[in-house]
Molecule: Bacterial RNase P class A
Organism: Pseudomonadota bacterium
RNA sequence: GAAGUCGGCUGGACAGUCGCCGCGGUGCUUGUCACCGGGGAGGAAAGUCCGGGCUCCAUAGAGCAGGAUGCCGGCUAACGGCCGGAGGCCGCGAGGCCAUGGAAAGUGAUACAGAGACUCAGACCGCCCAAGCGGACCUCGCGGUCCGACGGCAAGGGUGAAAAGGUGCGGUAAGAGCGCACCGCGCAAGCGGCAACGCAAGCGGCAUGUCAAACCCCAUCCGGAGCAAGACCAAAUAGGGGAACGAUCGCGUGGCUCGCGCGGUUCCCGGGUAGGUUGCUUGAGCGACCGGGCAACCGGUCGCCUAGAGGAAUGACUGUCCUCGACAGAACCCGGCUUACAGGCCGGCUUCACCA
Repeated sequence: GAAGUCGGCUGGACAGUCGCCGCGGUGCUUGUCACCGGGGAGGAAAGUCCGGGCUCCAUAGAGCAGGAUGCCGGCUAACGGCCGGAGGCCGCGAGGCCAUGGAAAGUGAUACAGAGACUCAGACCGCCCAAGCGGACCUCGCGGUCCGACGGCAAGGGUGAAAAGGUGCGGUAAGAGCGCACCGCGCAAGCGGCAACGCAAGCGGCAUGUCAAACCCCAUCCGGAGCAAGACCAAAUAGGGGAACGAUCGCGUGGCUCGCGCGGUUCCCGGGUAGGUUGCUUGAGCGACCGGGCAACCGGUCGCCUAGAGGAAUGACUGUCCUCGACAGAACCCGGCUUACAGGCCGGCUUCACCA
């Protein structure tokens, strides 16, 4: 210098004027007021995909069903998140990706092709007649030669994603882990590690493939609904409950009596609608420094207060400047994940080239 990889920061600046939503102060005419001061979107405020706080509900213990997660250790309020590690795959490398428990518990799937497709599989072409069997020929006979499959074989061909270890030598009628050597595979004493796991003496001729984001099994976790949760104050109208007074009256109960129900006035009580208040922002908070830890994170000291609306504010205009400005707008709060994003800045590391 080029190419790459990983991580972090930033997300127009300044000034003026007029508005909008909260807060504090002052004033008096106590208001939907005036003036002054100060605050006013984000790294994702988004998707609402996980987890928690908070609130209410049958206090929610156990079991079943259902769902989620799934290598190991740690962090955390918790998590499906993060950190560190293990294993596998990719990359020359920095580094990236992985739901990665169990397939000798059971069930199921494994298309097409093919003779045969998963438990002690299979013989289409092919190879072989050593023994046994059958046939032909030779022989007086013993026996010999040749052929064959309803016999032996699984090396070669062929099918397939996959045909049940590979190469070589020996061996054989032909062959074959049948035997041996090496490679691979399985089991595994022992050693290291908290663990996942790693290394591995020795043993076994090799035997049980793949799929569990198929059913299933195992382990862990999960009560439900959500700030329109919930709490408080509380008109008018209508209705409810109680007490007192009162005609012993009216109406209904299909005609009568009793009984029962309804009807008046005044006062009290409670529920509840409109409306108002609250929940509402001081919090698993932010910053600096110190300490522990590889890290996530934890502890300590000091400092700071940083939107809070409810048809819902955060805007408009003017001026100056620049590299001319992306995605996008809080609605109870917080920790994550995911997705969107013009441009700019910084740092670690890798590979290649050149120079000294």